[in-house]
RNA sequence: GGAGUCGGCCAGGCAACCGCGACGCGCCUUUCGGCGCGGCGAGGAAAGUCCGGGCUCCUUCGGACACGACGCCAGGUAACGCCUGGAGGGCGUGAGCCCAUGGAAAGUGCCACAGAAAACAUACCGCCAAAGCGCUACGGCGCCGGUAAGGGUGAAAAGGUGCGGUAAGAGCGCACCGCGCGGGUGGCAACACGCCGCGGCAGGGUAAACCCCGUCGGGAGCAAGACCAAAUAGGGGAGCGCGCGGGCGCCUUGAGGCGUCCGCACCGCCGGUUCCGAGCGGGCUCCCGGGUAGGUUGCUAGAGACCGUCGGUGACGACGGUCCCAGAUGAAUGGUUGUCCUCGACAGAACCCGGCUUACGGCCGGCUCCGCCC
RNA sequence: GGGCGAUUAGCUCAGGGGUAGAGCGCCACGUUGACAUCGUGGAGGUCGGUGGUUCGAAACCACCAUCGCCCACCA
Numbered sequence: 001g002g003a004g005u006c007g008g009c010c011a012g013g014c015a016a017c018c019g020c021g022a023c024g025c026g027c028c029u030u031u032c033g034g035c036g037c038g039g040c041g042a043g044g045a046a047a048g049u050c051c052g053g054g055c056u057c058c059u060u061c062g063g064a065c066a067c068g069a070c071g072c073c074a075g076g077u078a079a080c081g082c083c084u085g086g087a088g089g090g091c092g093u094g095a096g097c098c099c100a101u102g103g104a105a106a107g108u109g110c111c112a113c114a115g116a117a118a119a120c121a122u123a124c125c126g127c128c129a130a131a132g133c134g135c136u137a138c139g140g141c142g143c144c145g146g147u148a149a150g151g152g153u154g155a156a157a158a159g160g161u162g163c164g165g166u167a168a169g170a171g172c173g174c175a176c177c178g179c180g181c182g183g184g185u186g187g188c189a190a191c192a193c194g195c196c197g198c199g200g201c202a203g204g205g206u207a208a209a210c211c212c213c214g215u216c217g218g219g220a221g222c223a224a225g226a227c228c229a230a231a232u233a234g235g236g237g238a239g240c241g242c243g244c245g246g247g248c249g250c251c252u253u254g255a256g257g258c259g260u261c262c263g264c265a266c267c268g269c270c271g272g273u274u275c276c277g278a279g280c281g282g283g284c285u286c287c288c289g290g291g292u293a294g295g296u297u298g299c300u301a302g303a304g305a306c307c308g309u310c311g312g313u314g315a316c317g318a319c320g321g322u323c324c325c326a327g328a329u330g331a332a333u334g335g336u337u338g339u340c341c342u343c344g345a346c347a348g349a350a351c352c353c354g355g356c357u358u359a360c361g362g363c364c365g366g367c368u369c370c371g372c373c374c
Numbered sequence: 375g376g377g378c379g380a381u382u383a384g385c386u387c388a389g390g391g392g393u394a395g396a397g398c399g400c401c402a403c404g405u406u407g408a409c410a411u412c413g414u415g416g417a418g419g420u421c422g423g424u425g426g427u428u429c430g431a432a433a434c435c436a437c438c439a440u441c442g443c444c445c446a447c448c449a
Base pairs, nucleotide, nucleotide: 001370002369003368004367005366006365007364008363009362010361012340013339014338015337016336017335018334020041021040023038024037025036026035027034028033043346047357048356050355051354052353053352054351055221056220057219058218059278061277062276063275064274067217068216069215070214071213072086073085074084075083076082087101088099089098090097091096102212103211107210108209109206110205111204124151125150126147127146128145132143133142134141135140159177160176161175162174163173164172178201179199180198181197182196183195184193185192186191225297226296227295228294235288236287237286238285239284240283243264244263245262246261247260248259249258250257251256266282267281268280269279290448291447292446304323305322306321307320308319309318310317311316341344375445376444377443378442379441380440381439384398385397386396387395392429400416401415402414403413404412422438423437424436425435426434
């Protein structure tokens, strides 16, 4: 100097003037409101709405079956599919990065084309022809066969290399490597080991295919929900249910009717589904219509921000101190001028937080590799 | 603001791991004096995009993009 990799930080600054929003104080105003002063006024992603929680309502009731999500180990956390540390695998010369990473030895399915064969293995070319049978010109040939070393197909073909062995071959035998099982050692564990023993080898891939195992999960969402005000036709239609028995009371001449209680049924109540039980209720679901398009609250002090000390490898936690930092509802957070610089990207809160993902400008630092110079 | 759904040929839609299809439309030829109808043949697709799983993705998974739908209160 170049290339790369990881981490942190900032989000144009200052001044003047003019504006906007809610708030506090003061003044004016019957009210609505107006004026003045004061401090405050978008983000790292406010975004996508992909996860997790708070909060609110619904019966957050229990169980079973489903359904969905997740999936190495340990920890962090309110919780998570997030984060940290580690293990294993992969990529990179390296710093470093990536991994939905439980089970294929529970079962089922699929593996097109090609290929002999795609999973209870098999034999196209090839190799052999020892044993058995037949023929023979005595060289051998054929049949019955053997084999999976070599070729070929494929994304994938039932351990690899070497030696022995054999008719040719083959874990058929042996050595080493790999693999499995049991033990030992280390580690909380995942797992590791140039440790010990046994076994010739256990037998393809796919679970982001069904599935099995384990863990977790009730649903809806601030247009949730609560309150006030105004107005209308407290309307119409369809479907399911409104049942049965008994007791008591009342009305009735009576049949019967009404009310209430009990029992048994039926229906409805956890929005994606079923069943059983508990509880509550007697209606529930859908469609067509009518009216209002107002206000208050929920609403912002919180798993809050900053600083320090301590514990921890770290995520993070504990303690102490300081601070208050948008809350709109046609929806504010802007404009002009001057000046300075490195000339300013992506982008605008709408109940609130923790993450992930996506968009995007710049600055600083650590580390790695390459080249050159001293 | 919140909750859902869709995207395959010019249009409307099938296809749910193994060569991308149907109807209508379009083009050419034939039939006709000419047109329509009819017949024959043909063209036209990075399956919205980018990654991942898989031997293999339109399909399975994730993230984006675009389009569409629903949700106020009262009785």

Predicted 3D model of RNase P RNA and transfer RNA as a complex of 449 nucleotides. It holds a member of the Rfam family "Bacterial RNase P class A". About the family: Ribonuclease P (RNase P) is a ubiquitous endoribonuclease, found in archaea, bacteria and eukarya as well as chloroplasts and mitochondria. Rfam classes the family as a ribozyme. Model confidence (mean pLDDT): 80 of 100.